[in-house]
RNA sequence: GCUCCCAUAGCUCAGCCUGGAUAGAGCACCAGGCUUCUAACCUGGGGGUCGCAGGUUCAAAUCCUGUUGGGAGCG
Numbered sequence: 001g002c003u004c005c006c007a008u009a010g011c012u013c014a015g016c017c018u019g020g021a022u023a024g025a026g027c028a029c030c031a032g033g034c035u036u037c038u039a040a041c042c043u044g045g046g047g048g049u050c051g052c053a054g055g056u057u058c059a060a061a062u063c064c065u066g067u068u069g070g071g072a073g074c075g
Base pairs, nucleotide, nucleotide: 001074002073003072004071005070006069007068010027011026012025013024020058029045030044031043032042033041051067052066053065054064055063
């Protein structure tokens, strides 16, 4: 220098290929219940402009371009 993969909630991830209705799960956190108390269990709740910027579109986490960080391969 070239190619490919990854980046979505505090953490681990799904969804992306094939655009569509309020963006999800588990764990964690907060509140309540239960319990003598804690844990466990049950119920509810908060939390993400989907790495960043731009483009296409009625509509973008998803398609296109550039770019940042991480990883792998080739030279």
The prediction has a mean pLDDT of 82. A computed fold for a 75-nucleotide RNA from an uncultured archaeon, annotated as transfer RNA. Its Rfam family is "tRNA". By type it is a transfer RNA.